[in-house]
RNA sequence: UGAGUUGGCCAGGUAGCCGCUCGGGUGUGAUGCAUGCGUGCAGAGCACUCGGGAGGAAAGUCCGGGCUCCACAGGGCAGGGUGCCAGGUAACGCCUGGGGGGCGCGAGCCCACGGAAAGUGCCGCAGAGAGCAGACCGCCUAAGGCGCGUCGCCUGCGAUUGGUAUCGCGGUGGCGCGAACGGCAAGGGUGAAAGGGUGCGGUAAGAGCGCACCGCACGCAUGGCAACAUUGCGUGGCAGGGUAAACCCCACCUGGAGCAAGGCCAAAUAGGAAUCCAAAGGCGCGGCCCGCGCUGGAUUCGGGUAGGCCGCACGAGGUAUCCGGCGACGGGUAUCCUAGAUGAAUGGCUGCCGGCCCGUUGGCGUGAUUCUCAUGCCGGCGGGUCACAGAACCCGGCUUAUCGGCCAACUCAUUAU
Numbered sequence: 001u002g003a004g005u006u007g008g009c010c011a012g013g014u015a016g017c018c019g020c021u022c023g024g025g026u027g028u029g030a031u032g033c034a035u036g037c038g039u040g041c042a043g044a045g046c047a048c049u050c051g052g053g054a055g056g057a058a059a060g061u062c063c064g065g066g067c068u069c070c071a072c073a074g075g076g077c078a079g080g081g082u083g084c085c086a087g088g089u090a091a092c093g094c095c096u097g098g099g100g101g102g103c104g105c106g107a108g109c110c111c112a113c114g115g116a117a118a119g120u121g122c123c124g125c126a127g128a129g130a131g132c133a134g135a136c137c138g139c140c141u142a143a144g145g146c147g148c149g150u151c152g153c154c155u156g157c158g159a160u161u162g163g164u165a166u167c168g169c170g171g172u173g174g175c176g177c178g179a180a181c182g183g184c185a186a187g188g189g190u191g192a193a194a195g196g197g198u199g200c201g202g203u204a205a206g207a208g209c210g211c212a213c214c215g216c217a218c219g220c221a222u223g224g225c226a227a228c229a230u231u232g233c234g235u236g237g238c239a240g241g242g243u244a245a246a247c248c249c250c251a252c253c254u255g256g257a258g259c260a261a262g263g264c265c266a267a268a269u270a271g272g273a274a275u276c277c278a279a280a281g282g283c284g285c286g287g288c289c290c291g292c293g294c295u296g297g298a299u300u301c302g303g304g305u306a307g308g309c310c311g312c313a314c315g316a317g318g319u320a321u322c323c324g325g326c327g328a329c330g331g332g333u334a335u336c337c338u339a340g341a342u343g344a345a346u347g348g349c350u351g352c353c354g355g356c357c358c359g360u361u362g363g364c365g366u367g368a369u370u371c372u373c374a375u376g377c378c379g380g381c382g383g384g385u386c387a388c389a390g391a392a393c394c395c396g397g398c399u400u401a402u403c404g405g406c407c408a409a410c411u412c413a414u415u416a417u
Stems, first nucleotide, its partner, number of pairs: 001413010012353007020053009031042004055388001059399002062397005067258004074290004079254005084098005099113001100111004114249002119247002121243003136188002138184003146178009156169005196214006215238001216236005221230003262310004272301006281295005317336008354386015
């Protein structure tokens, strides 16, 4: 100097004019109620004044809860969720640290990470064979048999002959050749993957068939809370792959509905009609069973209301600092209050400044050299632009969208000292 990785912060600033909304204070006060008629209480609206007024994601509604109701609120099954270990947390599918696996030169990043020896399913095509498999090309012919040939043997049988020589048959032994029955899964081929790997011995040829080493399984020892790890030790020739983000098995967790939850006040109507079931019943608790509670329920037609208030923001709260912890985080002290609308408020106009992009131009460097180009920094002028995007009960997360800027640490490459 360039290219990266991780973490944190900000989310244009400022001035003026007009405007909106919430809370507090002061004044006024329509009106209402009470009254011992003196007054007291409440009070919309208006005026003035003080203070507050969208986000890092407010989005998605994917998780977890607080809170509310069912409801006095249990047990089980089904269903659903998570899935290495140890911690954090109100809790989680989140976060932190560690283990294992994968990616990257690295800083770092990712993981849907229990079990395949409980069972079932799937692995197309190719291939002999893809799970208690298998012989396409091949290798062997030992042993026991078969066929052919050859060389012997039998005081075998027969024929011929001058003959002890020759021929044929039978039995039998050796050698050679061949095929078949047979042996093999080591070599080659197919495939993403083929029944551990390398080497030596052995064999007819081979094969953990045997042996050595590696691998695998089990056990021990050591370290670690653990997951796990080990140039460690022992035993065993040793189960024959993958897939559970297939069904399944195992461990742990798990009521439902949701602020349009749910309460209060006022007002109005029709204290409406019909049908069905009926305490051995009916209804309620998302499904089913048990259990519990209530004592009436279900359906149809018809009528009234849609107003106001609460819930509604003091919290698993924020900030600063100290202590503990590798860390997530926890504790102490001090300090602060930071939107609460309800067809839905925080906006409109103007000026200046700022950030970013493009063009043009000047200065100072650097590199090259086709005398011009490229590039860094600092200025001037002009033009454009300022993203993603708006609370609605609240909080902790995750995921997605996004113009830019600042800070810190770390990695790699190059150069100089």
Record summary
Bacterial RNase P class A from Gammaproteobacteria bacterium UBA2965, 417 nucleotides, folded computationally. The coordinates come from a structure-prediction model, not an experiment, and the mean pLDDT is 78. It matches the Rfam family "Bacterial RNase P class A". The family's RNA type in Rfam is ribozyme.